[in-house]
RNA sequence: ACUACACAUGCAAGUCGAGCGCUCUCUUCGGGGUGAGCGGCGGACGGGUGAGUAACGCGUGGGAACCUGCCCAGGGCUCUGGGAUAACUGCUGGAAACGGCAGCUAAUACCGGAUACGCCGUAUUGGGAAAGAAAUUCGGCCUUGGAUUAGCCCGCGCUGGAUUAGCUAGAUGGUGAGGUAAUGGCUCACCAUGGCGACGAUCCAUAGCUGGUUUGAGAGGAUGAUCAGCCACACUGGGACUGAGACACGGCCCAGACUCCUACGGGAGGCAGCAGUGGGGAAUAUUGGACAAUGGGGGCAACCCCUGAUCCAGCCAUGCCGCGUGUGUGAUGAAGGCCCUAGGGUUGUAAAACACUUUCAGCUGGGAAGAUAAUGACUGUACCAGCAGAAGAAGCUCCGGCUAACUCCGUGCCAGCAGCCGCGGUAAUACGGAGGGAGCUAGCGUUGUUCGGAAUUACUGGGCGUAAAGCGCGCGUAGGCGGCACAGCAAGUUAUGGGUGAAAUCCCGGGGCUCAACCCCGGAACUGCCCUUGAAACUGAUAUUCUUGAGACCGGGAGAGGAUGGCGGAAUUCCCAGUGUAGAGGUGAAAUUCGUAGAUGUUGGGAAGAACACCGGUGGCGAAGGCGGCCAUCUGGACCGGAUCUGACGCUGAGGCGCGAAAGCGUGGGGAGCAAACAGGAUUAGAUACCCUGGUAGUCCACGCCGUAAACGAUGUGUGCUAGCCGUUGGGGCACUUAGUGUUUCAGUGGCGCAGCUAACGCGUUAAGCACACCGCCUGGGGAGUACGGCCGCAAGGUUAAAACUCAAAGGAAUUGACGGGGGCCCGCACAAGCGGUGGAGCAUGUGGUUUAAUUCGAAGCAACGCGCAGAACCUUACCAGCCCUUGACAUCCUCAUCGCGAAUCUGGGAGAGGUUUCUUCAGUUCGGCUGGACACCACACAGGUGCUGCAUGGCUGUCGUCAGCUCGUGUCGUGAGAUGUUGGGUUAAGUCCCGCAACGAGCGCAACCCUCGCCCUUAGUUGCCAUCAUUUAGUUGGGCACUCUAGGGGAACUGCCGGUGACAAGCCGGAGGAAGGUGGGGAUGACGUCAAGUCCUCAUGGCCCUUACGGGCUGGGCUACACACGUGCUACAAUGGCGGUGACAGUGGGCCGCGACCCUGCGAGGGGAAGCGAAUCUCUAAAAGCCGUCUCAGUUCGGAUUGUUCUCUGCAACUCGAGAGCAUUAAGUCGGAAUCGCUAGUAAUCGUGGAUCAGCAUGCCACGGUGAAUACGUUCCCGGGCCUUGUACACACCGCCCGUCACACCAUGGGAGUUGGUUUUACCCGAAGACGGUGUGCUAACCUAGCAAUAGGGAGCAGCCGGCCACGGUAAGGUCAGCGACUGGGGUGAAGCCUUAAAAA
Repeated sequence: ACUACACAUGCAAGUCGAGCGCUCUCUUCGGGGUGAGCGGCGGACGGGUGAGUAACGCGUGGGAACCUGCCCAGGGCUCUGGGAUAACUGCUGGAAACGGCAGCUAAUACCGGAUACGCCGUAUUGGGAAAGAAAUUCGGCCUUGGAUUAGCCCGCGCUGGAUUAGCUAGAUGGUGAGGUAAUGGCUCACCAUGGCGACGAUCCAUAGCUGGUUUGAGAGGAUGAUCAGCCACACUGGGACUGAGACACGGCCCAGACUCCUACGGGAGGCAGCAGUGGGGAAUAUUGGACAAUGGGGGCAACCCCUGAUCCAGCCAUGCCGCGUGUGUGAUGAAGGCCCUAGGGUUGUAAAACACUUUCAGCUGGGAAGAUAAUGACUGUACCAGCAGAAGAAGCUCCGGCUAACUCCGUGCCAGCAGCCGCGGUAAUACGGAGGGAGCUAGCGUUGUUCGGAAUUACUGGGCGUAAAGCGCGCGUAGGCGGCACAGCAAGUUAUGGGUGAAAUCCCGGGGCUCAACCCCGGAACUGCCCUUGAAACUGAUAUUCUUGAGACCGGGAGAGGAUGGCGGAAUUCCCAGUGUAGAGGUGAAAUUCGUAGAUGUUGGGAAGAACACCGGUGGCGAAGGCGGCCAUCUGGACCGGAUCUGACGCUGAGGCGCGAAAGCGUGGGGAGCAAACAGGAUUAGAUACCCUGGUAGUCCACGCCGUAAACGAUGUGUGCUAGCCGUUGGGGCACUUAGUGUUUCAGUGGCGCAGCUAACGCGUUAAGCACACCGCCUGGGGAGUACGGCCGCAAGGUUAAAACUCAAAGGAAUUGACGGGGGCCCGCACAAGCGGUGGAGCAUGUGGUUUAAUUCGAAGCAACGCGCAGAACCUUACCAGCCCUUGACAUCCUCAUCGCGAAUCUGGGAGAGGUUUCUUCAGUUCGGCUGGACACCACACAGGUGCUGCAUGGCUGUCGUCAGCUCGUGUCGUGAGAUGUUGGGUUAAGUCCCGCAACGAGCGCAACCCUCGCCCUUAGUUGCCAUCAUUUAGUUGGGCACUCUAGGGGAACUGCCGGUGACAAGCCGGAGGAAGGUGGGGAUGACGUCAAGUCCUCAUGGCCCUUACGGGCUGGGCUACACACGUGCUACAAUGGCGGUGACAGUGGGCCGCGACCCUGCGAGGGGAAGCGAAUCUCUAAAAGCCGUCUCAGUUCGGAUUGUUCUCUGCAACUCGAGAGCAUUAAGUCGGAAUCGCUAGUAAUCGUGGAUCAGCAUGCCACGGUGAAUACGUUCCCGGGCCUUGUACACACCGCCCGUCACACCAUGGGAGUUGGUUUUACCCGAAGACGGUGUGCUAACCUAGCAAUAGGGAGCAGCCGGCCACGGUAAGGUCAGCGACUGGGGUGAAGCCUUAAAAA
């Protein structure tokens, strides 16, 4: 332990024969029992439930006007009569339930009378009682008191809503009466008009209250199961009867709904008692035993009866507690599993094995207490003894962080996990499995709920400048708070004592079940309320003072404070006139517009409206909004000085009232300029905008509304206290050297700043500091300041103000970056100034695309594209087709066998691989097939892969960028991220250097050190050189090593010197000297890092994949295709040129399968001979631009493509697909659109030369020298970069972020013609039962009267009838809440839809 939903069946309240009669029955004849009744007591307790109830219902503490059966104590009494009636009998109605009539009978049933006291009373007087027995016990009656119980009243406390603000007619009170046990509007008559309410009435919603329980450090919060106290209810609603007690769970009457029975006429019923059933639900048990105990009812009593109270048993791990599932030894660290770096590790002393133990469960035997005589349901229970055997007994969750615990496999943004953050897209400790581990353990985990953590509603214990939050401002009501002194009071406060605060629970100390849970005893506590006696500091109320708070008075001066009326000048526009002529106006540039009908301009005159230049100022005034020409009138407030008066008169301020910019609204005026809307012109992709030309409301005035603003100092008002310095406005004092200066003091208004505060920013006597008083407001973002409702408004709208739903953030301040169509400074062939190109043509080459059997693959802005490729006919080659091989072309290992290699022949086929035969027969040696090497076969491991992943990697490389930056240690500053250093002033090519500085130093970068070129010296002179001597055709030779040159070593350049400048610095400018001057030129050298940059096809490598194939071999083809597009180049378009002639001057570098002089030959490419040289010796090797002549501007004597043809060379082989030569052919092209590239000096441009690769093939690449310019004012702009600063809603960092409509899907919600239901109010109708009142002509045993009696009369009363009250029901009109609802409004959410780019960078 739910469902106040409905309930079959059984039980849950009876008992008394010692009150009474009757029936039946037994009998030992004494008597006993039984049944239905009359009568008494009890069925108001016990048990259940929580619907209703926001209430004196509950809790707590008090009170007076009251009843109380049984019980206790005291006193008294217990006398005498009477009439009925049930049962029963007869008749009779009904299906039944249940009756009707007549007759008989008893009582402790009922009635009359007497008596009575200390009772009641209006106090004369009236009223009210009673049974039996022989006796006792037990009873009965009256009365007083007690005890107990019930009733009533009051203070205080007890949920939410103000989007419920007014409620109330018996309502509030009085008088009188009635009624009750009793007070009382409880009821009635009359009178009065009260009563309640912002300290929350009324209404709505929700709810039984408490002791307690749970949580919490506490204060609090949540809750009200079990146990205990109170209340309420008993199918729903109403009502009374009986009774001590009820308006009565297992009583009655009525109405209603439902169920059941029925002969259809009529009846019966009420599990929210214990079990149990159905239904509902996430969910809760046996139709058990016993009265043995405890307690209750009856009874004089009993060993009596009753008792679903209770005690037990049953079910449920639902909770709490205890216990077990073994213990010890046991390493070869077994097997198996898992992992592995292949060694091992781990599971793990765990197991096995050996040796023990027996709690629990089981079996056997004994066996309580609960009982004080009898009685034991539990129960053969607890407990005890014995027996057997490790035997019968372990699970659940988790292992990414929070949070203790890790690996493998599978999966591949799938499947899935998830409390929050978040995991999963091919190496997942996060999913699933496994192994291992962690935690708890007869449980474990999940879900839900409550409190805690949460100081996250803050009383303890929070906030409001910028995070959410100060009302736009004032006046002021209630309320809150309030100066000094004294007196008495004692409400708050405080102290003592007393009463109460039920028990149980919690806590402490003891005790009992083997322990514990549990139970028992004692204590403390229950923080509260009440009473009493004191105290008087503080608060309060009272009384009396005071002057400092506040106000008044007097005297001054300042001011755009407010209102009304008047006046003024400048300007704009318009009108009139003059003058005058072609434009004016406007813009980035224009156009619309105005103008020859005379504009603009200019002069004069006039009209109108609005606003007031200069002064003018972080100046003034005002509460705020706000206020600006001058004058007058009326008027508010503040300030200064004096110290004359009042005597706390004060502060704040919920509601309330007033004021309140602009826009807007109404009525009537006014209207110059400006100007929403609107129109036109531009801009633009568009441009419903920004710009321009026009232009209406409006802006102005009067009156009336509106009531909002970033109404801001984003800072409520008031008071006091707490360092200063410098301005400025108004007033006063003092001093002096008086056009004034200095100083001081009040009141304002500004800038800085100490302490302090603050998250920081910042604030800082004008506080955001330290305090006090009062008010307003806040509680995650969105939904939303929205909906509904109320109030206000003419409307627009304002004000008050939610929820569903949704997100895990939204936000503040500061930091570092990045970025900006922000700023400052600076640099770079970045622009500019120049020179030459590209883009147009043809060709070469690379790429895209297309094609193809294949056109292998990679590279993709700069930083892919003459790139990998320093050279694809085969090979390369990775691609395609075909044919073949399978331990393989290659490596290691094992077994066995044979010795190399190579050459030739045959065969096979398209070709190659392959097959056959023959010749030849390795080296070393310790002489052992021993060693090395080679080949073949078999087997097992394996080889092999240019297959995938550069987003798993190493290495290497590109790029920013040869840009000047990137960091660290210590210190200091900051809560911190971080800052400082590294910023600043100069300077530099430079974070180069100097100075300054809370920094001082250091590292990687810069520079230098290295190579090379330029000058000199020195050393050395062959193959180099030749001045001097000799010699030759010739440095050829002798000779020489001076010179050149070669290649070793050294020197030289450092702002060193002078002048100027700068800060006396660093440096800069100029000069001298010098081969060279401020880094002398060039190279090598590339910081921290960025781009998931490039490369798995150089190499290496993890993982995955293939294994008679994705491996290997071979032939042929392809990589060379071709409507097209792009990049990079070559050659040109010509006269600075072409052609012909001439023949001078270089420097690198290469060369033996090579370079090849020289001779011969061919028109030529070349060919045939051939010396020299492994090269400072020989050779390639001839340089070319140059110079001279000619051509004369044309598609040419330019240009050379294309094509035809004949050749040469290389090579196994030039068909696809090489290079070259000769002859012939002569195409496009006449300097190139938009756009774009390189270069600052021995540079660009131009000219040739060499080399690598290579059989051959160069317009490419890498080098070499010859000739040899122009220009740079400068840094505005384009691009890139550096430093400082600024803004930022960016941090994947602007290729970022991000807004709104529309379209689609889903979700909740507002409106909505209406419709359905609940609840409630008012008015009226009906009016059961019932009590009350009236009537009561009908009826009437007891009593009265009359009567001998029969009987008659009366009569309280009863029936009946009437009346008001009233449940249910009905009619009508509302209020309120909820469900549904065509259509409709916005809102939220959704990975990729459409349109635009509003915000954040000035």